[in-house]
Context: one part of a larger RNA
Molecule: large-subunit ribosomal RNA, domain II
Organism: Lietzensia polymorpha
RNA sequence: GUCAGUGAGUUUUUUUUAUAAGCAAGCUUAAGUUUUUAAAUGUAGGCGCUAAAAAAUGCACAAAGUUUAUAAAAGAAAACCCGAAACUAAGUGAUCUAACCAUGAACAGGUUGAAGAUGGGAUGGCAACGUCUAUUGGAGGACCGAACCCGUGUAUGUUGAAGAAUACUGGGAUGAUUUGUGGUUAGGGGUGAAAGGCUAAUCAAACUUAGAGAUAGCUGGUUUUCCGCGAAAUCUAUUUAAGUAGAGCGUUCAAAUAAAAAGAUUUAGGGUAGAGCACUCUAUAAGCUAGGGGGAUUUUCGGAUCUUACUGAACUUAAGGAAACUCCGAAUAUAUUUCUUGUUUUUUUGAGCAGACGGACUAUGGGCGCUAAGGUUCAUAGUCAAGAGGGAUACAGCCCAGAUUGUUCGAUAAGGUCCCUAAAUAAAUUUAAGUUGAAAAGAAGUAAGAAGGUUAAGACAUUUCCAUAGUAGGCUUGGAAGCAGCCAGCUAGUUAAAAAAGCGUAACAGCUUAUGAGUCGAAUCUUCUUGCACUGUAAAUGUACGGGAAUAAAAUUUAUACCGAAUCGACAAAUUUUUAUAAUGGUAGCGGAACGUCUUGUAUUUCGUUGGAAAGUAUUUUGUAAAAAAUAUUGGAGAAAUCAAGAGUGAGAAUACUGAC
Numbered sequence: 001g002u003c004a005g006u007g008a009g010u011u012u013u014u015u016u017u018a019u020a021a022g023c024a025a026g027c028u029u030a031a032g033u034u035u036u037u038a039a040a041u042g043u044a045g046g047c048g049c050u051a052a053a054a055a056a057u058g059c060a061c062a063a064a065g066u067u068u069a070u071a072a073a074a075g076a077a078a079a080c081c082c083g084a085a086a087c088u089a090a091g092u093g094a095u096c097u098a099a100c101c102a103u104g105a106a107c108a109g110g111u112u113g114a115a116g117a118u119g120g121g122a123u124g125g126c127a128a129c130g131u132c133u134a135u136u137g138g139a140g141g142a143c144c145g146a147a148c149c150c151g152u153g154u155a156u157g158u159u160g161a162a163g164a165a166u167a168c169u170g171g172g173a174u175g176a177u178u179u180g181u182g183g184u185u186a187g188g189g190g191u192g193a194a195a196g197g198c199u200a201a202u203c204a205a206a207c208u209u210a211g212a213g214a215u216a217g218c219u220g221g222u223u224u225u226c227c228g229c230g231a232a233a234u235c236u237a238u239u240u241a242a243g244u245a246g247a248g249c250g251u252u253c254a255a256a257u258a259a260a261a262a263g264a265u266u267u268a269g270g271g272u273a274g275a276g277c278a279c280u281c282u283a284u285a286a287g288c289u290a291g292g293g294g295g296a297u298u299u300u301c302g303g304a305u306c307u308u309a310c311u312g313a314a315c316u317u318a319a320g321g322a323a324a325c326u327c328c329g330a331a332u333a334u335a336u337u338u339c340u341u342g343u344u345u346u347u348u349u350g351a352g353c354a355g356a357c358g359g360a361c362u363a364u365g366g367g368c369g370c371u372a373a374g375g376u377u378c379a380u381a382g383u384c385a386a387g388a389g390g391g392a393u394a395c396a397g398c399c400c401a402g403a404u405u406g407u408u409c410g411a412u413a414a415g416g417u418c419c420c421u422a423a424a425u426a427a428a429u430u431u432a433a434g435u436u437g438a439a440a441a442g443a444a445g446u447a448a449g450a451a452g453g454u455u456a457a458g459a460c461a462u463u464u465c466c467a468u469a470g471u472a473g474g475c476u477u478g479g480a481a482g483c484a485g486c487c488a489g490c491u492a493g494u495u496a497a498a499a500a501a502g503c504g505u506a507a508c509a510g511c512u513u514a515u516g517a518g519u520c521g522a523a524u525c526u527u528c529u530u531g532c533a534c535u536g537u538a539a540a541u542g543u544a545c546g547g548g549a550a551u552a553a554a555a556u557u558u559a560u561a562c563c564g565a566a567u568c569g570a571c572a573a574a575u576u577u578u579u580a581u582a583a584u585g586g587u588a589g590c591g592g593a594a595c596g597u598c599u600u601g602u603a604u605u606u607c608g609u610u611g612g613a614a615a616g617u618a619u620u621u622u623g624u625a626a627a628a629a630a631u632a633u634u635g636g637a638g639a640a641a642u643c644a645a646g647a648g649u650g651a652g653a654a655u656a657c658u659g660a661c
Base pairs, nucleotide, nucleotide: 001661002660003659004658005657006656011077012076013075014074015073016072017071018070019069020068021067022066023065026047027046028045032041033040034039035038080221081220083218087211088210089209090208091207092206098185099184100183101182102181103180104179105178106177107175109144110143111142112140116136117135118134120133121132122131123130124129148172149171150170153168154167155166156165187203189199190198191197224594225593226592227591228590229589234247235246236245237244238243249355250353251352252351253350254349255348256347258345259344261341262340263339264338267335268334274328275326276325280322281321282320284318285317286316287315291311292310293308294307295306296305297304298303359384360383361382362381363380364379365378366377367376368375389400390399391398404573405572406571407570409569410568411567415563416562417561418548419547420546424560426558427557428556429555430554436550441535442534445532446531447530448529449528450527451526452525453524454523463518464517465516468492469491470490473487474486475485498513501512502511503510574584575583576582595650597647598646599645600644601643605640606639607638615634616633617632618631619630620629621628622627
């Protein structure tokens, strides 16, 4: 992992409600007793009626209980099942291991050569004694290294050969050494050269049994079918936030009510959006001005007069901002009046039973945040949750649309109609960027439009010529001549030409420009608006609109066809409701109706070994389904209709349990 079997709302009692039955102002026995085991008896007791008082609110205007059975829920009990870590008590363990006690045992071989000893010699010293040397001697938590003990590094092993090993390498190896046997210390206790180590593969408190089915607001699981309805993820409270209680939302029963929905209409309140500056707060510019500061004059030293490159309240003018401003002020929404539509339901009360109180995204209006987040928190609506189908390549929350069942039938929605791929190679215009299929910003891209200039008296652009004189204007300056700087900016003549717009020189010179003329021969210049494009545009496996590809099969506009869903219609059928042209998606959940298993009654019945029970296998038929029946075959002895009763009554899930492979 597979298969088979086992495996979870039970039992007792109390209460409440519903249904059924008995009796009824009453109903009823409990323990016990008797005997035929199914009844009788038993009147203690219980509930009810009657019988006290006060207040508020609602309903009604008259009065029903009680006993038993069944069902459901709740309380007390293990209380749907499995699951802790732990706590307590009584015991069992030192054959592992820690320490200790008693008594034994073990340590190849080699090296080093301490103290000490001895005699001769040498030598210092008067001596005591010392030094050297020779011969001995054999110490050590000494050295090297087997047994033995340990376990440093690496590799292998890692469902191992092994629940800690193997190989190579390594440390100690006469000692705080190693080891045999026997014994002592026991669980909040022991032992510990101390690592929270060890205490029998178990240790921040061993193991066994018991309390015990500890408790678990937490995780997992909880077994047949069909039908009706169908939620919530909010408020309040909570040692409360993963829970629970009351309310809101669901369902079932009973009773009552007449309105509910959509549209139009009447009326009402409001202070939001917007707007505004009349108040409040805030902010800007100008004007005018009291006051303040500075200066001058004067002084009786108090001040006075005049003035100002300062400041400046208030006021005036202009133009702003505001969730906690308002002289104003919608749309929606809400309430209300009247009407219309429609074989449309709504609301309330009482009683039983819930689930739920982790929500998600999208759109709109706000707060927090960075007008960040698939962020967070409110409000309103939708969808998902609990909703399948079609579209969006794929895609809970987006768009369309709400699946009773069947049909190789038709019409459509969103979205589409070159091929993949069902349906148009439709029309007009735009785009040249593969834009389509990434932004601010930038720019003689291009199309359409608006306004205003110049132009056959010749425009715009090209090209040729001219661009003078007073004068080197005055000043300044070393110099200043159009062109360092200051002042002023005239006159002449010319078709026209600045006391010079730009280069240039030390200063001049020189080159252009404005301006004018010729040439040329038809449009040209400026500003603005709009559509579509361009640049901006760099990412990691290999191109990437879903792909092919496309110049339309892109974009904008337009019209008509067609395709396209479980929508709508047609035909056939089922169920619910009194009928129908109505209804029948569905998680949690509530309600209803059934199928099947085992046992008992029905049953001294029926089937069954000559004609073959249950069970298995296969096929067919019936039923909406759980399932049932028949036939064939295996099988070889029990089985069962009907109607009832009672449950150890239905498995695919629980890291479920047992067995097999």